[in-house]
Molecule: Fluoride riboswitch aptamer (crcB RNA motif)
RNA sequence: GCGAGAGCGGGGAAUGGAGUCUCCCGAAACCGCCAUCCGGCUGAUGACCCCUGCCAACCG
Repeated sequence: GCGAGAGCGGGGAAUGGAGUCUCCCGAAACCGCCAUCCGGCUGAUGACCCCUGCCAACCG
């Protein structure tokens, strides 16, 4: 948001996508952390799992 109701549906959870679950929101939810500044750090998940992408190392 739709519906008489039961119920169905939408958006979001710091970087892309699929499945399941949880939580939040109805114009809000949400838009990471540290640091006075300069600047620095982690993670593709909110959770589980998979794919893709990125980085590094090793081997050829």